[in-house]
Model confidence (mean pLDDT): 82 of 100. This is a predicted structure of a 68-nucleotide RNA (transfer RNA) from a Natrialbaceae archaeon. RNAcentral records the identical sequence in 2 taxa.
């Protein structure tokens, strides 16, 4: 001092948490891939502030980068 959001990467600056891949399912195809349609899955934990918090305050746990 930056930052943690689906099995990975990621988009969200206060009002229903989205996207890509990955997986399962169906169509297509003589089979495979590929292509189309759905569909499973998420805001690091705990408190505060607000009618409302992944968003903002505060603690903490973990990661990266600096510096001594």
């Nucleotide at each position: 001092u930056c930052g943690g959001a689906a099995g990975u990467c990621u988009a969200g600056u206060g009002g229903u948490a989205g996207g890509a891949c990955c997986u399962g399912a169906g169509c297509c195809u003589u089979c495979c891939a590929a292509g189309c349609u759905c569909a499973u899955g998420g805001c690091c934990c705990g408190g505060g502030u607000u009618c409302g918090a992944a968003u903002c305050c505060c603690g903490g746990c973990c990661g990266g980068c600096g510096c001594a």